Notes:
Predicted 3D model of a 349-nucleotide part of an RNA (small-subunit ribosomal RNA, central domain) from an uncultured bacterium. Its Rfam family is "Bacterial small subunit ribosomal RNA".
[in-house]
Context: one part of a larger RNA
RNA sequence: CUGGGCGUAAAGGGCGCGCAGGCGGUUGGGUAAGUGAGGCAUGAAAGCCCCAUGGCUAAACCUGGGGAGGUUGUCUGAUACUGCCCGACUAGAGUACGAUAGAGGGGUGUAGAAUUCCGCGUGUAGUGGUGAAAUGCGUAGAGAUGCGGAGGAAUACCAGAGGCGAAGGCGGCACCCUGGAUCGAAACUGACGCUGAGGCGCGAAAGCAUGGGUAGCGAACGGGAUUAGAUACCCUGGUAGUCCACGCCGUAAACUAUGGGUGCUAGCUGUCAGCGGGCUUGCUCGUUGGUGGCGCAGCUAACGCAUUAAGCACCCCGCCUGGGGAGUACGGUCGCAAGAUUAAAACUU
Numbered sequence: 001c002u003g004g005g006c007g008u009a010a011a012g013g014g015c016g017c018g019c020a021g022g023c024g025g026u027u028g029g030g031u032a033a034g035u036g037a038g039g040c041a042u043g044a045a046a047g048c049c050c051c052a053u054g055g056c057u058a059a060a061c062c063u064g065g066g067g068a069g070g071u072u073g074u075c076u077g078a079u080a081c082u083g084c085c086c087g088a089c090u091a092g093a094g095u096a097c098g099a100u101a102g103a104g105g106g107g108u109g110u111a112g113a114a115u116u117c118c119g120c121g122u123g124u125a126g127u128g129g130u131g132a133a134a135u136g137c138g139u140a141g142a143g144a145u146g147c148g149g150a151g152g153a154a155u156a157c158c159a160g161a162g163g164c165g166a167a168g169g170c171g172g173c174a175c176c177c178u179g180g181a182u183c184g185a186a187a188c189u190g191a192c193g194c195u196g197a198g199g200c201g202c203g204a205a206a207g208c209a210u211g212g213g214u215a216g217c218g219a220a221c222g223g224g225a226u227u228a229g230a231u232a233c234c235c236u237g238g239u240a241g242u243c244c245a246c247g248c249c250g251u252a253a254a255c256u257a258u259g260g261g262u263g264c265u266a267g268c269u270g271u272c273a274g275c276g277g278g279c280u281u282g283c284u285c286g287u288u289g290g291u292g293g294c295g296c297a298g299c300u301a302a303c304g305c306a307u308u309a310a311g312c313a314c315c316c317c318g319c320c321u322g323g324g325g326a327g328u329a330c331g332g333u334c335g336c337a338a339g340a341u342u343a344a345a346a347c348u349u
Base pairs, nucleotide, nucleotide: 003321004320005319006318007303008302012317014202015201016200017199021195022194023193025089026088027087028086029085030084031083033082034081035078037076038075039074040073041072042070048067049066050065051064054062055061092192093189094188095187097184098183099182100181104178105177106176107175108174109173110172111155116150117149118148119147120146121145122144126137127136163170164169207248208247210245211244212243216242217241221237222236223235224234259316260315261314262313263312264311267294268293269292270291271290272289273288274287275286276285277284278283279282298305299304322349323348324347331342332341333340334339
């Protein structure tokens, strides 16, 4: 460079915003850069293709003639498509207007249940735990029970194959600030669009730094069991952590193992949020957007996918190229560190 691929075989970037770049709706005119046509010039020789004259006994080889061969230059002319310039449009996109649903995000308060601890009362010998036990707790009065108090964390029921968010993720209630989506009407703008290398931002858990907090749970650790052993599984304790503020880290089975956008291609059925119609007012018909199940054509190695495509196409990005060595070494970048990221080779099979 080219080909074939990326749900499960190697392969979709964790997710978004977006500069450059690539690609881009309908229509009129201009231009003629791309594009294609002709002429001229050039494209040395060798080589390549054709013809076969000739020379080596033949061929290879040598030799003669013709032709092809281009990101070439220039002139002429073509204008469908692409580009560029000018104008117009509304089907893409957006704005305004009217509605709707929602654990979307940030902040401040607040509520009840439960666990634990503390105080006081009642009360007496156990309690706890397991497969069975023991460690543990308890006559210095436990466990149980009543009342009061403290504090932290999480919000039963509602709850749903339910909803929202780009992803990570989000769940008591109230208020404040705030992002997005959908539907309905069609007023306005008039291609303003799609994608997106770098870049920037977000990014579960664990971990790190400083300060705070600590009820429950609980790596490490102590003890009790089990066992041949038991650095485990079970039990009793329990530190970091889990929580908060601010700052790092930047990973994951970050999964739908399925990048984004647009158009097209049988249906049936559930559910969520709207809108419109019919009427017997709780059903039915239509329609838009989301989310599930089944299923045709088609696709697929099969499994399966199937209008939420893995079907039929186009545009843009990322990625793969036998296994091991290895997501390692070295170097670079980033990080306080842990490490992350980029990423080989020898050798081996």